The prediction has a mean pLDDT of 81. The RNA shown here (transfer RNA) has 71 nucleotides and comes from Candidatus Iainarchaeum sp. Its Rfam family is "tRNA". It was read from a public genome assembly.

RNA sequence: GCAGCCGUAGUCUAGUGGCAGGAUGAGAGCUUCCCAAGCUUUCGACCCGGGUUCGACCCCCGGCGGCUGCA
Numbered sequence: 001g002c003a004g005c006c007g008u009a010g011u012c013u014a015g016u017g018g019c020a021g022g023a024u025g026a027g028a029g030c031u032u033c034c035c036a037a038g039c040u041u042u043c044g045a046c047c048c049g050g051g052u053u054c055g056a057c058c059c060c061c062g063g064c065g066g067c068u069g070c071a
Base pairs, nucleotide, nucleotide: 001070002069003068004067005066006065007064010024011023012022013021018054025043026042027041028040029039030038047063048062049061050060051059
């Protein structure tokens, strides 16, 4: 330099045109003599910019970052 794959919450991950979901974590409450566990509830995310579309995490273009391969 070229090519492929990937980028979603503090962390791990699902979703591939139509309400962003789960686990974990954090806050509050219930329970308990206390802790742990358990239960209820709340909080927190689509890498950035542009385009297509009635509508984009999803499709297209560019950029940034990571991994892998080739040179």